Record summary
This is a predicted structure of a 476-nucleotide part of an RNA (small-subunit ribosomal RNA, 3' major domain) from Erythroxylum minutifolium. Taxonomically the source falls in Erythroxylum (Eukaryota, Viridiplantae, Mesangiospermae, eudicotyledons). The full RNA is in RNAcentral, with records from SILVA.
Context: one part of a larger RNA
RNA sequence: CGAUGGGGGCCUGCACAAGCGUUGGAGCAUGUGGUUUAAUUUGAUGCAAAGUGAAGAACCUUACCAGGGCUUCACAUGCUGCGGAUCCUCUUGAAAGAGAGGGGUGCCCUUGAGAACGUGGACACAGGUGGUGCAUAGCUAUUGUCAGCUUGUGCCGUAGGAUGUUGGGUUAAGUCCCGCAACGAGCGCAACCCUUCUGUUUAGUUGCCACCGUUAAGUUUAGAACCCUGAGCAGACUGCCGGUGAUAAGCCUGAGGAAGGUGAGGAUGACGUCAAGUCAUCAUGCCCUUUAUGCCCUGGGCAACACACGUGCUACAAUGGCCGGGACAAAGGGUCGCGAUCUCGCGAGGGUGAGCUAACUCCAAAAACUCUUCUUCAGUUUGGAUUGUAGGUUGCCACUCGCCUGCAUGAAGCUGAAAUCGCUAAUAAUCGCUGGUCAGCCAUACGGCGGUGAAUUUGUUCCCAGGCUUUGUACA
Numbered sequence: 001c002g003a004u005g006g007g008g009g010c011c012u013g014c015a016c017a018a019g020c021g022u023u024g025g026a027g028c029a030u031g032u033g034g035u036u037u038a039a040u041u042u043g044a045u046g047c048a049a050a051g052u053g054a055a056g057a058a059c060c061u062u063a064c065c066a067g068g069g070c071u072u073c074a075c076a077u078g079c080u081g082c083g084g085a086u087c088c089u090c091u092u093g094a095a096a097g098a099g100a101g102g103g104g105u106g107c108c109c110u111u112g113a114g115a116a117c118g119u120g121g122a123c124a125c126a127g128g129u130g131g132u133g134c135a136u137a138g139c140u141a142u143u144g145u146c147a148g149c150u151u152g153u154g155c156c157g158u159a160g161g162a163u164g165u166u167g168g169g170u171u172a173a174g175u176c177c178c179g180c181a182a183c184g185a186g187c188g189c190a191a192c193c194c195u196u197c198u199g200u201u202u203a204g205u206u207g208c209c210a211c212c213g214u215u216a217a218g219u220u221u222a223g224a225a226c227c228c229u230g231a232g233c234a235g236a237c238u239g240c241c242g243g244u245g246a247u248a249a250g251c252c253u254g255a256g257g258a259a260g261g262u263g264a265g266g267a268u269g270a271c272g273u274c275a276a277g278u279c280a281u282c283a284u285g286c287c288c289u290u291u292a293u294g295c296c297c298u299g300g301g302c303a304a305c306a307c308a309c310g311u312g313c314u315a316c317a318a319u320g321g322c323c324g325g326g327a328c329a330a331a332g333g334g335u336c337g338c339g340a341u342c343u344c345g346c347g348a349g350g351g352u353g354a355g356c357u358a359a360c361u362c363c364a365a366a367a368a369c370u371c372u373u374c375u376u377c378a379g380u381u382u383g384g385a386u387u388g389u390a391g392g393u394u395g396c397c398a399c400u401c402g403c404c405u406g407c408a409u410g411a412a413g414c415u416g417a418a419a420u421c422g423c424u425a426a427u428a429a430u431c432g433c434u435g436g437u438c439a440g441c442c443a444u445a446c447g448g449c450g451g452u453g454a455a456u457u458u459g460u461u462c463c464c465a466g467g468c469u470u471u472g473u474a475c476a
Stems, first nucleotide, its partner, number of pairs: 002475001003473003007470007015460002019423003023419001026314008034305002042053002064300007077124002079121005087102006107114001109112001127289002130287003136283001138278003143272001148187006154163001156161001167178003193266004198234007208223001237260001240254001242252003316416001320375002324371003332363003337356002342351003382413001387408007429452007
């Protein structure tokens, strides 16, 4: 100087406390371990692995297994020979492939070359999701959006080092003020960026409708006020008043204001730590492989199932369930697409195909909510697992192994031990809507959007994590 202490002091954080709702018990979905298997491809393993890579495994994907094939090759560059490029049909085969037949030549300059294509040969090579993330680049998680990490010159010390960066206040902050052998500076903090909240200017179509007429309907005429949508500007800075403080930085009230002290949310992640993660995104050293650890194909597997763990969904009901009326969003997506209307079907869906390359048209019905009816505390008009059967749809293919619908069936479950997680406001909780991936979908996932909308925080004794300072140490 660090590291560390069941040492001290100060401080912070949904860390505890105060509250609300979960998980842990049940069924199912999904991931992991284990077991099994020809194979159940593989990475990730405390926080910081386990609805994670995977924004979508029937074939493909696919890396795994069995079998059938290929060996200068599925792909790239170079040398050389031949040819009828492309196309159609047949045999064999699970396909890949192998074999046979037919027709007919094209482009460019030109009269045998070239481009491209097919095929044969020899060799350099190709290929590898093979190994090593403890050889690496790059990217990423975490500490942590925590407030720290350093440097030049000077000064102190023999030196390692120290000072600055400590002290008194203050802050979300090494934020700022004052003091000080220090004076400056850099990377971080903050601000600059995006979204949201208010006003104003401008622009009014596909959006809007106060006045004037008009209609079934902002439908049409008319309008530019309102709403909304873009673009530009303004606005918040402790600026003002009072108190407090050291006359400072600031802190506590108040006014005005749409918004008040970082207004809210996002993006933004210092020096370093963990030989953290990734050689399976990609790149790459070395090693290994080369009639195979490469390549093509068919089928299977990744979906197995005594069990254990994680993350979720649905419930256990009356603040509910079922039937029938009625109302109110935002944000997205659509031409190989979204699909209105009419019609058939109990329904999933089928037929028809208007409109829309979209503020125009479609997906589209928002759901919790509200007004009625039935139900009256039961394993029930709760709960929906499981199973049977009949269908629909996507797709060469739905058996292994898709989704959806009708009828029937009607399991466990009556609020969950020890333990444990999230959350401080438009938050938790609850309710639907939507997108990507995508032929279809195992999505209850993930990302976004709005509707309804709480409780509690007296405080820092304790648990956990972190920062500063001081002290102990046989540790470095």